Bacterial RNase P class A from Roseburia sp., 374 nucleotides, folded computationally. Taxonomically the source falls in Roseburia (Bacteria, Bacillati, Clostridia, Lachnospirales). The RNAcentral record of the sequence draws on ENA. It is recorded under the gene name rnpB.
RNA sequence: UAAGUAGGACAAAUGGUCGCGGCCCGCGCCGGGGAAUCCCGGCCGGGGUGAGGAAAGUCCGGGCUUCACAGGGCAGGAUGCCGGAUAACGUCCGGUGGAGGCGACUCCAAGGAUAGUGCAACAGAAAUAUACCGCCGUACCCGGCGACGGGUGCGGUAAGGUUGGAAGGGCAGUGUAAGAGACUACCGCCUUCCUGGUAACAGGGAGGGCAUAUGUAAACCCCAUCCGAAGCAAGACCGAACCAAAGCGUUUACGUGGCCCGCCAGCUUUAGGUAGGUCGCUGGAGGCGGCUGGCGACAGUCGUCCUAGAUAGAUGACCAUUCGACGGCAGAGAUGCCGUCCGACAUAACCCGGCUUAUCGUCCUGCUUAUUCA
Numbered sequence: 001u002a003a004g005u006a007g008g009a010c011a012a013a014u015g016g017u018c019g020c021g022g023c024c025c026g027c028g029c030c031g032g033g034g035a036a037u038c039c040c041g042g043c044c045g046g047g048g049u050g051a052g053g054a055a056a057g058u059c060c061g062g063g064c065u066u067c068a069c070a071g072g073g074c075a076g077g078a079u080g081c082c083g084g085a086u087a088a089c090g091u092c093c094g095g096u097g098g099a100g101g102c103g104a105c106u107c108c109a110a111g112g113a114u115a116g117u118g119c120a121a122c123a124g125a126a127a128u129a130u131a132c133c134g135c136c137g138u139a140c141c142c143g144g145c146g147a148c149g150g151g152u153g154c155g156g157u158a159a160g161g162u163u164g165g166a167a168g169g170g171c172a173g174u175g176u177a178a179g180a181g182a183c184u185a186c187c188g189c190c191u192u193c194c195u196g197g198u199a200a201c202a203g204g205g206a207g208g209g210c211a212u213a214u215g216u217a218a219a220c221c222c223c224a225u226c227c228g229a230a231g232c233a234a235g236a237c238c239g240a241a242c243c244a245a246a247g248c249g250u251u252u253a254c255g256u257g258g259c260c261c262g263c264c265a266g267c268u269u270u271a272g273g274u275a276g277g278u279c280g281c282u283g284g285a286g287g288c289g290g291c292u293g294g295c296g297a298c299a300g301u302c303g304u305c306c307u308a309g310a311u312a313g314a315u316g317a318c319c320a321u322u323c324g325a326c327g328g329c330a331g332a333g334a335u336g337c338c339g340u341c342c343g344a345c346a347u348a349a350c351c352c353g354g355c356u357u358a359u360c361g362u363c364c365u366g367c368u369u370a371u372u373c374a
Stems, first nucleotide, its partner, number of pairs: 001370010012322007020050002023047004028043006052345001056356002059354005064231004076227005081095005096110001097108004111222002116220002118216003132161002134157010169187002172184003188210001189208008235279004244270005255263002286305008323343002325340006
């Protein structure tokens, strides 16, 4: 320098004008209530504050809430190598095994197909079972002097051919009429032992002639582990109007009003919990930095900081300058000038930990391979 690989950060900036949601302030204005210098609501003015790395999909896990729950089982669902992290997980970290890459590194839903069942197009004689060709033996017939050859039938054979993704462990030899784990060595498989490792597993020894023996379990199924249900429209509290019930009253209650007259026939209480309101609601398994322990996920400790909380849902629009991208022109180049209906994906709604998916671009760090120079 080029190509690559792993991880991280940012998510245009500044100012102005207008607008919106919470919060605070005002001896501001208006309305209502009250014994009260108080309370409630609306408006006005001022101040400060107001989305994300994914706020998304709602796919997992937990907190919280209400209901259910002695214990056990069935059904259903999820997960599935080993060890660890964690509040928990299907997540993460470190390993093992397998696959890919020269490599850095990446990927794996990775228990069981010797419990059983199912399925496997086409091709092929035959798909878990077979004899089509071939090979070998034998009986008969034909040809030939004969050696032998040909045909038909019966039998043996999975070595060779053909089909297929897959054909009764592989390969070499012995053996045989031809063959065959029938036998032998090596590899594989199974059983068992030893060594190392917490373990997955790795290495080695002995035995079994092979009984498992094509694949498929994100097919049924078997084994092991885990799981109560619904969700903030959860839920808690207050509570009009109407309706209902009870009590009092209609000759004097209650209300109005300083009091009297007058006017008014209803008034009070209770239950339920609708409309509506308040809480839940955002300070938390929180962020950042240092130190300690750990390979790491993470844990402990100290310091410091806190910044949306709506309820049909605010966080926006326009202008100017700068920055970046693209295009054009000038210039040897550095760069300058001009233009752009160019500046991604996307918008909290109880809160966290993850996963997945979307994303204009810019920057930083570790590592690998190749080439060149010193």
Rfam family: Bacterial RNase P class A. Rfam classes the family as a ribozyme.